The RNA shown here (c-di-GMP-I riboswitch aptamer) has 83 nucleotides and comes from Rubrobacter sp. Its mean pLDDT, the model's own confidence on a scale to 100, is 85.
[in-house]
RNA sequence: CUGCGACAAAGGCAAACUCGCCGCGAGGCGGGGACGCAAAGCUUACGGGCCUCGACGUGAACCGAGGUGGCUGAGCUACCGAA
Numbered sequence: 001c002u003g004c005g006a007c008a009a010a011g012g013c014a015a016a017c018u019c020g021c022c023g024c025g026a027g028g029c030g031g032g033g034a035c036g037c038a039a040a041g042c043u044u045a046c047g048g049g050c051c052u053c054g055a056c057g058u059g060a061a062c063c064g065a066g067g068u069g070g071c072u073g074a075g076c077u078a079c080c081g082a083a
Stems, first nucleotide, its partner, number of pairs: 004081002012037002017032006035070001041076003046073003049068006
C1' cells in the first nucleotide's frame, strides 16, 4: 500500500414509530427515538428491482415524469489494525 473484518479501541450513522413542515403521491426535511449498519459516507451520471403520478385505455402492458443509495449491480472516498 492492497485485500480483509475481531467478543479489539475510538467513534459514527439512524429503521419502525412519533411531533412539526413540504409534496397530488411515492417520499423528503427538522426534533425525539433505535431496528440495525464495517461504508447505513457520497453518486440515479450508467444499469436492474420496487414504489408514485400522468396520458392512453375495459384492464394490464407500453410510453412520459418522479421517488427509493437502509433493494441491488457499479463507481468514488474513508477510521482502526487482530487473524